[in-house]
């Protein structure tokens, strides 16, 4: 230098144009218990890597850039 993949909650990930942006784990609070763990319930936490474009509408499609991983040279 060329090609491919990934970037969404504190962590691991789902979601591939319209439904409120979600799950598990973690955190906080409550229930249960003599108590702790387990279990049950609730709560909060997100500029969807950044910028631009297409569209009535973009996390999702297109372009450029950034970071990480793999391959080729």
């Nucleotide at each position: 230098g060329g090609g491919g993949g990934a970037g969404u909650a504190a962590c691991u990930c789902a979601g591939g144009g319209g439904u409120c942006a979600g799950a598990g784990u973690a955190a906080u609070c409550g229930g249960c218990u003599c108590a702790u763990a387990a279990c049950c319930g609730a709560u909060g936490a997100g500029u969807c890597g950044c910028a631009g474009g297409u569209u009535c509408a973009a996390a999702u499609c297109c372009u450029g850039c950034c970071u990480c991983c793999c391959c080729c040279a």
Source information: Transfer RNA from Candidatus Saccharibacteria bacterium RIFCSPHIGHO2_12_FULL_49_19, 73 nucleotides, folded computationally. The coordinates come from a structure-prediction model, not an experiment, and the mean pLDDT is 82. The sequence was found in a public genome assembly. Rfam family: tRNA. By type it is a transfer RNA.